A computed fold for a 350-nucleotide part of an RNA from a metagenome, annotated as small-subunit ribosomal RNA, central domain. The RNAcentral record of the full RNA draws on SILVA. Its Rfam family is "Bacterial small subunit ribosomal RNA". The coordinates come from a structure-prediction model, not an experiment, and the mean pLDDT is 86.
Context: one part of a larger RNA
Formats: sequence, C1' cells, structure tokens
RNA sequence: CUGGGCGUAAAGCGCGUGCAGGCGGUUUGGUAAGUUGGGUGUUAAAUCUCCGGGCUCAACCCGGAGUCGUCGCCCAAAACUGCCAGACUAGAGGACGAUAGAGGGAGGUGGAAUUUCAGGUGUAGCGGUGAAAUGCGUAGAUACCUGAAGGAACACCAGUGGCGAAGGCGGCCUCCUGGGUCGUACCUGACGCUCAGACGCGAAAGCUAGGGUAGCAAACGGGAUUAGAAACCCCGGUAGUCCUAGCCGUAAACGAUGUAGACUUGGUGUUGGUGGUGUGAAAUCCAUCAGUGCCAUAGCUAACGCAGUAAGUCUACCGCCUGGGGAUUACGAUCGCAAGAUUAAAACUC
Repeated sequence: CUGGGCGUAAAGCGCGUGCAGGCGGUUUGGUAAGUUGGGUGUUAAAUCUCCGGGCUCAACCCGGAGUCGUCGCCCAAAACUGCCAGACUAGAGGACGAUAGAGGGAGGUGGAAUUUCAGGUGUAGCGGUGAAAUGCGUAGAUACCUGAAGGAACACCAGUGGCGAAGGCGGCCUCCUGGGUCGUACCUGACGCUCAGACGCGAAAGCUAGGGUAGCAAACGGGAUUAGAAACCCCGGUAGUCCUAGCCGUAAACGAUGUAGACUUGGUGUUGGUGGUGUGAAAUCCAUCAGUGCCAUAGCUAACGCAGUAAGUCUACCGCCUGGGGAUUACGAUCGCAAGAUUAAAACUC
C1' cells in the first nucleotide's frame, strides 16, 4: 500500500451553516459519453507460460507457439450510470388550522436571605474548633426590634420533566425574535443528502478598557495541626466572580458513540399532540405521530454491554487511527495584546 477498524483497547472534528466535490426518488422517449460484445491496428527485443532442442545435468542459451494489460479506429447493443426533452408525488419545501416549552435578545419589576449603616432595648461576652487560638467586644459587641443602602442569586413548584445544533438555559411581567410538534393533503414538483477548504457559534479560567463589588474567594497575612505543613481546619482578605464593549477558542466541550435515510420480535413508564371510546364533566381504555427513560428477543460484541434513541441489517458522504515512550514536544507556518492555541516531526530508546 492493500486491508482492517474508531462506546471502554489507537481512532468521531466541541457544535452548526455551507461553496467546490461525492452521492441521489418513480416513470416515458431520445442519445450513445461511461458500459458490454465483435472486428482490426498497436502493444520493439529480452522477460513470462507451454512444446522441442544445445552445453555430460542444472542454472544458462537457441527455435517455435501462446499469454497479459493499456490505447487508437470501425461495427453493434441499449439493461444500468450519465446527458437532453417530457411527466409524477411517496423525499424536500410551502400554505392553512392548532399547540407545548428555563430557546435567544432588550427593558422593567418582586420577595426571602447575607452584609453594612442609623436608631432603640440590653450587658459581658461573642465567634470558631476534634480541642484551641488568631479575630470581634465595656469607645457597649453577640442577641432582639425598627428603618435605610447596595450587590448578587432566584427556595418551594422541580420531575431519568421541558427547550436548544452544541456550549447551555430556571422568580415574575412586557416588547422583539429563532426553531419544533400535531392535523388537513390545498400548492411547488427531486428543489435532496453529505461536505475538504471557508464562515459563524462556543462552559470555566484568563486578557484589554471603563464601571460595579453584598456574599464567596486563587494570591497574600495571621492562628492552629505537625518531625516539618510552603496543605487539609480556623480568623481575615485582593484579583476574580457581576455589567458594558472587545479578545481568547480551549474542557472527562461525554452518550468518551459523526450526519442523513431505510429495514428489523415484544413489554412497561413519562412529555406534547390527534382520532375514537367513555362521562353531567372527567379519569380510564384503544389506535396513531413526535420526543424522552427503563427491561428483554433475534442479532452483534473480546467481554462489559448495545438492542426501533442500535453498538443489529444495509446505503451515501465526511472526519479520524495504524506499537509504547520521546511528544497535548522541537523547528517552521498561521492566529493572539499576552497567556498561549492550531498544524506537527526526528534522533534515541523499549
């Protein structure tokens, strides 16, 4: 290389949009590029295979016959692929009606709690721990009551519940806005799937500028513990956590499982719909579509396990792997303010 693989052994890009490329539903006619058959030319010699022969055999050599793929031209076929023209509706999209939701953005607003401040009552402790101490407190703390300020987060509801492509999203109200599902089968008529590069989104931490800072809290200071304690525990506490604008582009970004489609034995929950049953109205029950869980059959798997939400049986396209270490590295390149990110070896060694 061929091949074989990618849940856990090496291996699915963090996620999407999507150009080129690859692939593409049913049907009629045409065409003949691919395809198939026949003919013909070419395919130097040597080589290769078979037969015969020559060196005493063999290797080797000589003669004859044959074979291979590629390519050109001619004739023919028209199933499949392509191309051209036409038609269809099961894919896809639209329309109409209904519907669930922490989907996104902006603005407003509410209560509980912590802290601080002011006032009142009140007096010697409070706090903290395994035990203590640092700390706070007679300049009146802690506790209790009243009022005020400010920031951040939204108890209960809450649910293998919901929504979103992923990251993620949770008080309440208003405005703007994306997507989904169900029903009808009215319209378009393959308009589709995937996608290198590209573009966009992307937790936390971190960075730049300007705000904000209640609580928490890297660093740091102190008290303990200890042989020591640069830790775990305690008292403090700054960046940060929050907001606005921009950057960074990484995570066990996980279902460690790429996207789309088709097919395949059952049971049982739950969310949203539709039709029927049932009722005074419901609940229930039956069927069905879309999601989300659990259990099991066949099958698969090294096993664990997966099992209509497949890791089963197939198709299309993309990404990735190829012994461990060296190496989430060096060098170079691109990006970044930086931190660093992406791409990515070799020597050597087992």